[in-house]
């Protein structure tokens, strides 16, 4: 700082994820040391046990015991413990300190004033005093009560306990008077009243008394009382600030204000009585939910965001709920009282208790410690001190909870060991890493050492000062000595020993460092997000290897960042979410020009504050660091104040006329209202002519119609719209507004510069308008037409089309208040290039016109600059700004549920959550599609021939069968395909028999020539048994080749995966196409070129052209073919010439000719006329064998089909190894109820049969060939062997034709299956299962439904030869020649195909994509009869404690008394408030509910096609 993820690809627009950091943490794995920190975030659940606040004898009084030691008359008694313990009075102190966050949205918290409205024990300055009395009550001691807490009578008794009385100016009240202040209770003076006190210890003996010691008295310290100030705490005010929710919008009666009263330290409705009727709120009042607030803490570049543990500050709390008491201070954690719940105890009558102090316990939970030393420091209470207490505090424990140092060794060491993984088998990695050598000693262990270092105070002794009579004494300053450690034998030090005790985690597809092997096979599993896994997984699991961290590493969880994704810094709103349907116009923001005046805002300087700690700087100090510590450091943006400034804002005056208004004079207009008239057409009625049909559709029915319809003239009603004029013209704010005249109103422009003097923009909240459906009364209804109803369509047709037809469509007079209400653009104001056009209005010029030019209001199209993801907008902005408002923050759920408003209803309007997904979406781009459009093309159609689909047979296929019927190919592009040959072999299937280093290659051994011959057994494979054979080379050792054995690498596999693959090969298709390079446009994806005009078989040309050019292709270059020409002349050929033959190029001989195979001409739109743009190019024509590519074939562009082939080869992985290899004998592929494909022979007379005769062209043939001629057979074919290694000779006979006869339309003289007999050949062998030949026999079948092939010319069509394969086997297949048509207007239409261009929601590309309802199963939510808890208003009833009045029922030291009593107090009663509690009735919130409502997701369910192309009836909004 950014990455990842919507597309095919792009830019955008958005959400989703990651990488960073922090955590009071928890989980997993894993764990050496130390030092600093840090630990119930949950149940403010309950809580054994210990401990957590006392101290003070120098305020009082009284005072044990046990042990000891003595003495006894044995009963006790005395010292001693000890003035000790232990408890009382009394005084400080338990309001500090410690702990929690429930509650609290409030002056509780922050900050910053105020207090003239207050108080503060103890500390402290400063003045003054501490006189003389008096009564009592604990302890104690008697008696009693109880089980116990404890309690009740009685008596004794101190004091710094209590209570009079003296004395006291400030004090405190009251009277007065002055002063002072915006104003006040403030200051001041006078006077009259009231109001105080406490004593202890320690020394001393000058003066007085007893007398050697005390009184008294002096004297020190402490205490005490009153005032007065300070500090130091604390109360009470007030301005400001800091959470959500308007689906809480209105509260409020003590409530607001006065007056007087009470009452507090103190204002104050704080409480009460009486008047008044106010207070609060959209700048959010009540009400709900949430939550302790700050310093600060995290994160962030900042602003911000979040959080509020340790640490400090402030509140509020102490089981819950109330209340006061004492006190200086409390409504009181370790105090009391009531109530209430819970727990303990009991003798049942009663009592006790409060860990949210420290430890610990149950418990809850993911989860958080030790029932520790110690008061040695630090602080606190108390004391004069010594001390005492202190779970505050300092230590320690325990946890890798966190942060920070350290360690687990270092150096050297290549035969680069040895294991392990990989691997191309060569090696590579691990890896200097191990061994090995040579050190070192941190930590940890052991021994020692360290009372080092953490140090005041008090206490003794010196001294110096202070008060003093004082050399007492006490305080106070120095100096000496002395005591004192929890942590601790701790930190440090030194020594010993030995590499010895000390690394794990987590990743390795991309983000995001880091790859391999193997197992699994959409299984197991991973996964933060895209996503991985269906047999070659770098994403799952293991290893090996690596790559990051490192005593830790991952994960989960929760913040902040990214995230400009809530946008103040800093976004948006035409189409991505998003401008309200419109205006008026309320608060409210916002406002022209000139002057003064203020100084509020704003600047500037100061001053006070902003605790410390934290954070930054600088410094120090633990061995560093984490950690601590010092500083007149810095920063703490704030707040408060004081003084200055005076541009701009604001506030006050005063002007101004340009903004806005008035006025006047004009102007255009479907601008509204109401009210009347008008014509036309559509209907109905009524009469006329008039007949048979109308009407309606793609076609057609339903309808109408001889009861006379449509049609066609006359008349007549009725309603409702207003043709032409009409126009990107016009008017309104927007819905909207169209015959014409009238009449009532509003606005709008334009001119003039009289008039007012900013009067103005916007606009929450309110009004009001607001199409079309709807709704309520009442009317009208010609036409249309939801709904209905029928006729068609269709698989269905609750639809589209048709007949028909009711609401409603109109009217009046109320209601909704919605729309794709759209320019999907708020409203006003400014300023920014032009050009055409148009409507209104002024003005100007001439050439007076249907004319120019200026201006201004509108209202349109192109565009400059700028804008924009782009498309596009561009004075009418979407540009540059400026002013208010509305709005939007991923999709889905969902504009929905609840709740509120609004409505007659129907609904509007306000508006969420669960839950779900990783997208959803906007422009463009390149395809592909289109029952979109344009051009063109092909045996694609048409027009024509002639098949196929029917018969039977051949011959693959599918199914079926079967021990096997071996595998492959399956829409076109499998099916006479692999296979150009299955009896055996082939063969790869099957069944039985055999083999196990193998049938076959390489290496090692041993033996042996190789190899041959007979025999026997057997299906053979093999197995005995047997003859004949000793080679070749050689350095004499051997060595090749070969065959046997034998050992073990290893051979074998047609096993399997063509979706791991080479290679080949179909198909789009011989279709006109497919890229580059470099420029140019685009942000890009891309686009231009290559798109356009023409032309062309053709992206052939040619012209235009931001494009120039260039590949592969297309054409040509190759071969055949047609013509000629040269050469050349056998084995071809024969015109001339000669010879010969029954006859034949047979022979000489000859090179013309056919021909054969070399070569070469030739055809190029060259020429001519037209058309064409003067181009390419096309028509015609000449000449030519041929003419516009003559004909044919080789040649197949990027690429598509994971198209076929692992069984032609070859090859990765995987499988099988006495078998899945290998021999072999027999089957099998040839099965057969059927289906279909390709063909073959037919169905007959263009035919068949008989007999005659003619005429090719390509082939192929030698030791297993072709094979003549002649004999033989009816024939197959034998026999025979000439000839031929071929332009020579065979094969070979060409068929169809032609000539002649015969059938005569017949299942035939057509047709030849089938069967039956007889043969032939081939071959080891024709049973299963060959091919011919011959007699015989003589099926179906009389031109073939519905569909469908192939052909455009030397071709369909027919007609024979030949060839590869072959021992044979051809109807297939590859080739050859014979004979030899027909038909094309044309491109509508179907089918492929090419180019542009439209329009997608498609990209796996229409076989696409996609919608809803049903079923299933699963989540969350809404109604819901009601059901059960919370919390809360109101109305009431209740009244414990307790304080306040009242009150004389009872009791009663101190004081005063006239002695009766009074005055005071207690108790008691008795009103008030009032906690807990109860009734009644509302609010609200959770929870749940039989049944229901949608809603989401899920696997290939059902049902039909709504959308996306004209989606096939364009599609969408709102409505019924």
């Nucleotide at each position: 700082a950014g990455a990842g993820u919507u597309u095919g690809a792009u830019c955008a627009u958005g959400g989703c994820u990651c990488a960073g950091g922090a955590c009071g943490a928890a989980c997993g794995c894993u764990g050496g040391c130390g030092g600093c920190g840090u630990g119930c975030c949950u149940a403010a659940c309950a809580c054994a046990u210990g401990c957590a606040a006392g101290u003070c004898g120098u305020g009082c009084g009284a005072g044990a015991a046990a042990g000891g030691c003595c003495c006894u008359u044995c009963g006790g008694g005395g010292c001693u413990g000890a003035g000790u313990a232990g408890a009382g009075c009394g005084g400080c102190g338990g309001a500090c300190g410690g702990g929690u966050g429930a509650g609290u949205a409030a002056c509780a918290c922050g900050u910053g004033a105020g207090u003239g409205a207050u108080c503060u024990a103890c500390c402290u300055u400063g003045a003054g005093g501490c006189g003389g009395g008096g009564g009592a009550c604990a302890a104690c001691c008697c008696a009693g009560g109880g089980a116990a807490a404890c309690c009740u009578g009685g008596g004794c008794u101190a004091a710094u306990a209590c209570c009079g009385c003296a004395u006291a100016c400030a004090g405190c009240g009251g009277c007065g008077g002055g002063u002072g202040u915006a104003g006040a209770g403030g200051c001041c003076c006078g006077u009259c009243g009231u109001g105080a006190a406490a004593g202890c210890u320690g020394g001393c003996c000058u003066c007085u008394c007893c007398u050697u010691g005390g009184a008294a008295g002096c004297u020190a310290g402490c205490g005490c009382c009153u005032c007065u100030g300070g500090a130091u705490g604390a109360g009470c005010u007030c301005g400001c600030g800091g959470c959500c929710u308007a689906u809480c919008a209105g509260c409020u009666a003590g409530u607001u204000g006065g007056u007087g009263a009470g009452g507090u330290a103190a204002c104050g409705g704080c409480u009460c009585a009486c008047c008044a009727a106010g207070g609060c709120g959209a700048u959010g009042a009540c009400g709900g939910g949430u939550a302790g607030c700050u310093g600060g803490c995290g994160u962030g570049a900042g602003a911000g965001c979040g959080c509020g543990a340790u640490c400090a500050g402030c509140c509020a709390c102490a089981c819950u709920g109330g209340g006061a008491c004492u006190g200086a201070g409390a409504c009181a954690c370790g105090g009391c009282c009531c109530a209430g719940a819970c727990u303990c105890c009991u003798a049942c009558g009663g009592g006790a208790g409060g860990c949210a102090g420290c430890a610990g316990u149950g418990g809850g939970g993911a989860a958080u410690c030790u029932u520790g030393c110690a008061c040695a420091a630090u602080g606190g209470g108390c004391g004069c001190a010594a001390g005492c207490c202190u779970g505050a505090u300092g230590c320690a424990g325990c946890g890798a909870c966190g942060c920070c140092g350290c360690g687990u060794g270092g150096g050297g060491g290549a035969g680069g060991a040895a294991g392990g993984c990989c691997c191309u088998a060569g090696g590579g990695u691990u890896g200097u890493a191990a061994a090995c050598c040579c050190c070192u000693g941190u930590c940890a262990g052991g021994u020692g050492g360290g009372a080092a270092g953490a140090g005041c105070a008090a206490g003794a002794g010196g001294u110096c000062g202070g008060c003093g009579a004082a050399c007492a004494g006490c305080c106070g300053g120095c100096c000496u000595c002395c005591c004192c450690g929890a942590c601790g034998g701790u930190a440090c030090c030194a020594c010993c020993a030995g590499a010895g005790g000390a690394a794990g985690c987590u990743c390795c597809g991309g983000c995001u460092a880091a790859c391999u092997c193997c197992g699994u096979g959409c299984c197991a599993g991973c996964a933060g997000c895209c996503g991985c896994g269906g047999u070659a997984a770098a994403a799952c699991g293991g290893a090996g290897g690596g790559a990051g961290c490192g005593a830790g590493c991952g994960u989960u969880g929760u913040c902040c960042g990214g995230a400009a994704u809530u946008a103040c810094u800093g976004g948006g709103c035409g189409u991505a979410a998003a401008g309200a349907g419109u205006g008026c116009g309320u608060a409210g923001g916002c406002g022209g020009c000139c002057a003064u005046g203020u100084a509020a805002g704003u600047c500037g300087u100061g001053u006070g504050u902003g605790a410390a700690a934290g954070g930054c700087c600088g410094g120090g100090g633990c061995u560093u660091a984490a950690c601590c510590c010092c500083g007149u450091g810095u920063a703490u943006g704030g707040c408060a104040u004081a003084c200055g400034a005076u541009a701009c804002u604001g506030c006050a005056u005063g002007g101004c006329u340009g903004g806005a208004g008035a006025c006047a004079g004009g102007u255009a207009g479907g601008g509204g209202c109401g009210a009347g008239c008008g014509g036309a057409a559509u209907u109905c009625c009524c009469g006329g002519u008039g007949u048979a049909g109308c009407g309606g559709u793609g076609g057609a029915a339903u309808g109408c119609g001889u009861a006379g319809a449509u049609a066609u003239c006359g008349g007549g009603a009725g309603g409702a719209a207003c043709a032409c004029c009409a126009g990107u013209g016009g008017c309104g704010a927007a819905g909207g507004c169209g015959g014409c005249u009238c009449g009532c109103u509003a606005g709008g422009c334009c001119u003039g510069a009289u008039c007012u003097g900013a009067c103005g923009c916007u606009g929450a909240a309110g009004c009001a308008c607001g199409a079309a459906a709807g709704c309520g009364u009442g009317g009208g209804g010609a036409g249309c037409a939801a709904a209905c109803a029928g006729g068609a369509u269709u698989a269905g047709a609750u639809a589209c089309c048709c007949u028909g037809g009711u609401a409603g469509u109109c009217c009046a007079c109320g209601c909704c208040g919605u729309a794709a209400a759209c320019g999907a653009u708020g409203u006003c104001u400014a300023c920014u290039a032009g050009c055409c056009g148009u409507u209104g209005g002024g003005a100007g010029g001439c050439u007076u016109g249907a004319c120019c030019u200026c201006u201004u209001a509108g209202u349109g199209g192109c565009g400059a600059a700028g804008c924009u993801a782009a498309c596009g907008c561009g004075a009418u902005a979407a540009g540059u700004a400026g002013a208010c408002c509305g709005c939007c923050u991923g999709g889905g759920g969902a504009g929905u549920a609840c709740g509120g408003u609004c409505g007659c209803a129907a609904g509007a309007u306000u508006a969420a959550a669960a839950c779900u997904c990783a997208a959803a979406u906007g422009a463009a781009u390149u395809g592909a599609c289109g029952g979109g459009g344009g051009c063109c093309c092909g045996c694609a159609c048409a027009a024509g021939c002639g098949g196929u689909g029917g018969a039977g047979c051949a011959u693959g296929u599918g199914g079926u069968u079967u021990a096997a019927u071996u595998c492959g190919a399956u829409g076109c592009a499998a099916c006479g395909c692999g296979a150009a040959a299955a009896a055996c072999c082939u063969u790869a299937c099957c069944a039985g028999g055999c083999c196990u280093u193998g049938a076959c290659a390489u290496c090692c051994u041993g033996a042996g020539a190789a190899c041959u011959u007979u025999c026997u057994a057997g299906a053979g494979a093999u197995a005995g048994a047997u003859u004949g054979g000793u080679g070749c080379c050689u350095u004499c050792g051997g060595g090749a080749a070969c065959u046997c054995a034998g050992u073990g690498a290893c051979a074998g596999g047609u096993g399997u995966u063509g979706c791991a693959u080479g290679g080949c090969u179909g198909u789009c298709g011989u279709c006109a196409g497919c890229u580059c390079g470099u420029g140019u446009c685009g942000u890009g994806a891309g686009a231009u070129g290559u798109u356009g005009g023409g032309u062309u078989a053709a992206g052939u040309c040619c012209c235009g052209u931001a494009a120039c050019g260039a590949g592969c292709g297309c054409a040509a270059c190759c071969c055949c073919u047609a013509u000629c020409c040269u050469u050349a002349g056998u084995u071809g050929c024969c015109a001339g010439c000669a010879c010969g033959u029954a006859a034949u190029g047979g022979u000489g001989g000859g090179a013309a000719c056919u021909u054969u195979a070399a070569g070469g001409a030739g055809a190029c739109u060259g020429c001519c006329g037209g058309u064409g743009a003067c181009a390419a190019a096309c028509c015609g024509g000449a000449g030519g064998a041929a003419g516009g590519a003559g004909g044919g074939g080789a040649u197949g562009a990027u690429g598509u089909c994971a198209a076929g082939u692992c069984a032609u080869c070859a090859u990765g992985g995987c499988c099988c190894u006495u078998a899945c290899g290998g021999c072999c004998u027999g089957g099998g592929c040839u099965a057969c109820a059927c289906a279909c494909g390709u063909g073959c022979u037919a169905c007959a007379a263009u035919g068949g049969a008989g007999g005659g005769u003619a005429c090719a062209g390509a082939g192929g043939g030698u030791c297993u060939g072709c094979a003549a001629a002649g004999c033989c057979g009816c024939g197959a074919g034998g026999u025979g062997g000439a000839g031929c290694c071929a332009a020579u000779c065979c094969c070979a006979a060409a068929a169809a034709g032609c000539c002649u006869u015969c059938c005569g339309u017949a299942g035939u003289c057509c047709g030849g299956a089938u069967u039956g007999g007889a043969g032939u050949c081939u071959g080891c062998a024709a049973c299963u299962c060959g091919a011919c030949u011959c007699c015989a026999u003589g099926a179906a079948g009389u031109c073939g439904g519905a569909a469908u092939c192939g052909c455009u010319a030397g071709u369909a069509a027919u007609c024979g030869c030949g060839a590869a394969u072959c021992a044979g086997c051809a109807u297939g297949u590859c080739g050859c020649g014979g004979u030899g048509a027909a038909u094309a207007c044309g491109u509508u239409c179907c089918c492929g195909g090419g180019c542009c261009u439209u329009g997608u929601a498609c990209a796996c590309a229409c076989c696409g994509c996609c919608c809803g309802u049903c079923a299933c199963a699963u989540c969350a939510u809404g109604g819901g009869a009601g059901u059960g808890g919370g919390c809360u208003g109101c109305a009431a009833a209740a009244g414990a404690a307790g304080u306040g009045g009242c009150u004389a029922g009872u009791c009663u030291a101190a004081c005063c008394u006239u002695c009766g009593g009074g005055a005071g107090g207690a108790c008691g009663g008795u009103c008030a408030c009032c906690a807990c509690u109860u009734u009644g009735u509302g609010g609200u919130u959770c929870a749940u509910g039989a049944c229901u409502g949608g809603g989401a997701u899920g696997a290939a369910g059902u049902c039909g096609u709504a959308a996306c192309a004209a989606g096939g009836u364009a599609a969408c909004c709102g409505u019924a």
RNAcentral holds the sequence, with entries from ENA. A computed fold for a 1520-nucleotide RNA from an uncultured bacterium, annotated as small-subunit ribosomal RNA. Its mean pLDDT, the model's own confidence on a scale to 100, is 84.